[in-house]
RNA sequence: GCACGGUUGGCGCAAUGGAUAGCGCAGCAGCUUCCGAAGCUGACGGCUGCGGGUUCAAGUCCCGCACCGUGCA
Numbered sequence: 001g002c003a004c005g006g007u008u009g010g011c012g013c014a015a016u017g018g019a020u021a022g023c024g025c026a027g028c029a030g031c032u033u034c035c036g037a038a039g040c041u042g043a044c045g046g047c048u049g050c051g052g053g054u055u056c057a058a059g060u061c062c063c064g065c066a067c068c069g070u071g072c073a
Stems, first nucleotide, its partner, number of pairs: 001072007010025004018056001028042004049065005
């Protein structure tokens, strides 16, 4: 340099172009306990790498850029 894959809460992952973007773990609060652990319950936490475009509607499709990974040279 070329090709392909990826980027979504603190971490790991979901999400036919159409519901208020969901789940697990961690953290927080409560229940439980003599105190903890385990278990149970609840709330919180992201506008989806950045910039544009298409569309009534974009995390999803298209273009450019950045970063990570794999392969080729």
Description:
A computed fold for a 73-nucleotide RNA from Candidatus Phascolarctobacterium caballi, annotated as transfer RNA. The coordinates come from a structure-prediction model, not an experiment, and the mean pLDDT is 80. The RNAcentral record of the sequence draws on ENA. The source organism's lineage runs through Bacteria, Bacillota, Negativicutes, Acidaminococcales and Phascolarctobacterium.